Small-subunit ribosomal RNA, central domain from Candidatus Peregrinibacteria bacterium CG_4_10_14_0_2_um_filter_43_11, 352 nucleotides, folded computationally. The prediction has a mean pLDDT of 87. Lineage of the source: Bacteria > Bacteria candidate phyla > Candidatus Peregrinibacteriota. It matches the Rfam family "Bacterial small subunit ribosomal RNA". Its family is annotated with ribosome and structural constituent of ribosome in the Gene Ontology.
[in-house]
Context: one part of a larger RNA
RNA sequence: UUGGGCGUAAAGCGUUCGUAGGUGGUUAAACAAGUUUGUAGUUAAAUCCGGUCGCUCAACGAUCGAAUCGUUACGAAAACUGUUUGACUAGAGAAUGACAGAGGCAACUGGAAUUUCGCAUGUAGGGGUAAAAUCCGUUGAUAUGCGAAGGAACACCAAAAGCGAAGGCAGGUUGCUGGGUCAUUUCUGACACUGAGGAACGAAAGCGUGGGGAGCAAACAGGAUUAGAUACCCUGGUAGUCCACGCCGUAAACGAUGGAUACUCGGUGUGGAGAGGACUCGACCCCUCUCUGUGCCUAAGCUAACGCGUUAAGUAUCCCGCCUGGGGAGUACGGUCGCAAGAUUAAAACUC
Numbered sequence: 001u002u003g004g005g006c007g008u009a010a011a012g013c014g015u016u017c018g019u020a021g022g023u024g025g026u027u028a029a030a031c032a033a034g035u036u037u038g039u040a041g042u043u044a045a046a047u048c049c050g051g052u053c054g055c056u057c058a059a060c061g062a063u064c065g066a067a068u069c070g071u072u073a074c075g076a077a078a079a080c081u082g083u084u085u086g087a088c089u090a091g092a093g094a095a096u097g098a099c100a101g102a103g104g105c106a107a108c109u110g111g112a113a114u115u116u117c118g119c120a121u122g123u124a125g126g127g128g129u130a131a132a133a134u135c136c137g138u139u140g141a142u143a144u145g146c147g148a149a150g151g152a153a154c155a156c157c158a159a160a161a162g163c164g165a166a167g168g169c170a171g172g173u174u175g176c177u178g179g180g181u182c183a184u185u186u187c188u189g190a191c192a193c194u195g196a197g198g199a200a201c202g203a204a205a206g207c208g209u210g211g212g213g214a215g216c217a218a219a220c221a222g223g224a225u226u227a228g229a230u231a232c233c234c235u236g237g238u239a240g241u242c243c244a245c246g247c248c249g250u251a252a253a254c255g256a257u258g259g260a261u262a263c264u265c266g267g268u269g270u271g272g273a274g275a276g277g278a279c280u281c282g283a284c285c286c287c288u289c290u291c292u293g294u295g296c297c298u299a300a301g302c303u304a305a306c307g308c309g310u311u312a313a314g315u316a317u318c319c320c321g322c323c324u325g326g327g328g329a330g331u332a333c334g335g336u337c338g339c340a341a342g343a344u345u346a347a348a349a350c351u352c
Base pairs, nucleotide, nucleotide: 004323005322006321007306008305012320014201015200016199017198021194022193023192025088026087027086028085029084030083031082033081034080035077036076037075038074039073040072041071042070049065050064051063052062053061054060091191092188093187094186095184096183097182098181099180103177104176105175106174107173108172109171110154115149116148117147118146119145120144121143125136126135162169163168206247207246208245209244210243211242215241216240220236221235222234223233258319259318260317261316262315263314266297267296268295269294270293271292272291273290274289275288276287277286301308302307325352326351327350334345335344336343337342
């Protein structure tokens, strides 16, 4: 390489959009590029295969024949792929009418709590721990009441619930805005799937400039513990955490499971929508079914096992990414990106 693989053994890009490319629904006709086939030329010899013969046999050799592949020219076929033209509606999209939602952005706003400050009551402790101490307090703390300031986060509702491509999203109101589901089957008529490069988004930490700073808290200081204690525990405490703008581009970015389509027993919850039934004055509740999400348990099947099991890790097709013994190493060098931190691409010697 062929092959075999990628939930946990090495291996699914963090996610989406999308260029080239690859792949692509039903039907009619034409063409004949792929495809199948005929004839002719070419395809050196040796080799391989078959017949006959020669070395005593064989290996070996001689001779004749056959075969195979590629290619060129001229014909033939038209099922499949392709191309062109026409048609269709089951894919896809649009329209109309409903609906659910912590989806996003911005502005305004609410209460509880912590902290600080002011005033008042009040007196000797408070705080902290396994126990202590550092620490706070007679310049009146802790506690209690009233008031003020400021920042951050939103108890209950709350859920195996919901929404989002992922990261993620939760007090309330308003405005702007994206996506989804269901119903009708009105319109377009394959417009689709995937996607190398590319682009956009992307937790936390970190970086730049300017604000903000209540609580928490790397670093740091002190008190303990200990043989030591650059820790765990305690008292403090700065970056940071928050906001605006700009970078960074990584995570156990996890379902450790790429996307799309089709097919394949059931049971039981739950979110959204619809249809029918029963009941009713009419509804709700209730029952059945359909579509679409989200959980659990399982048949067949799969799996090394664990387990997965219509939300597949089952059965198939298409496209992309990735893996190929451990260490060296996700490192060096070079390139690209970045203010930096670093990220990304990515070896070898050597060694077991």